[in-house]
RNA sequence: GGGCCUUUAGCUCAGCUGGCUAGAGCACCGCGUUUGCAACGCGGGGGUCGAGGGUUCGAAUCCCUCAAGGUCCACCA
Numbered sequence: 001g002g003g004c005c006u007u008u009a010g011c012u013c014a015g016c017u018g019g020c021u022a023g024a025g026c027a028c029c030g031c032g033u034u035u036g037c038a039a040c041g042c043g044g045g046g047g048u049c050g051a052g053g054g055u056u057c058g059a060a061u062c063c064c065u066c067a068a069g070g071u072c073c074a075c076c077a
Base pairs, nucleotide, nucleotide: 001073002072003071004070005069006068007067010026011025012024013023019057028044029043030042031041032040050066051065052064053063054062
């Protein structure tokens, strides 16, 4: 330098055939239970979907550029 893959909640990920109001598990907070802790039950908070732009009535989803990470190849000596 070239090809491919990934980027969504604190963490691990789903959703990507464009359209309910962005979700799950764990974690976190509160309450119940307990002498107390854990476990368990109930409830709650947390995201501008990597950044910018474009298409569209409408974009996490399609297109372009850039960034970060992974992988393979090439190059160099």
Molecule: transfer RNA
Organism: bacterium